Model confidence (mean pLDDT): 80 of 100. A computed fold for a 74-nucleotide RNA from an Ardenticatenaceae bacterium, annotated as transfer RNA. Rfam family: tRNA. By type it is a transfer RNA. Its family is annotated with triplet codon-amino acid adaptor activity in the Gene Ontology. Lineage of the source: Bacteria > Bacillati > Chloroflexota > Ardenticatenia > Ardenticatenaceae.

RNA sequence: GGGCCGUUAGCUCAGUGGGUUAGAGCACUCCUCUGAUAAGGGAGAGGUCCCUGGUUCGAGUCCAGGACGGCCCA
Numbered sequence: 001g002g003g004c005c006g007u008u009a010g011c012u013c014a015g016u017g018g019g020u021u022a023g024a025g026c027a028c029u030c031c032u033c034u035g036a037u038a039a040g041g042g043a044g045a046g047g048u049c050c051c052u053g054g055u056u057c058g059a060g061u062c063c064a065g066g067a068c069g070g071c072c073c074a
Stems, first nucleotide, its partner, number of pairs: 001073007010026004019057001028044005050066005
């Protein structure tokens, strides 16, 4: 220098053909259960979907550029 992949909650990740209000597990908070703890059950909080632009009535999703990380080639 070239190519490919990834970036969504504190962590690990879904999100299919662009259209509900952006989700799951774990973690966290509260309640319940217990003699007590863990486990179990219930509820809750938590998000600029990496950034900037574009397309569109509508973008996490499509397009362009950029950033960061990983892999490969040279």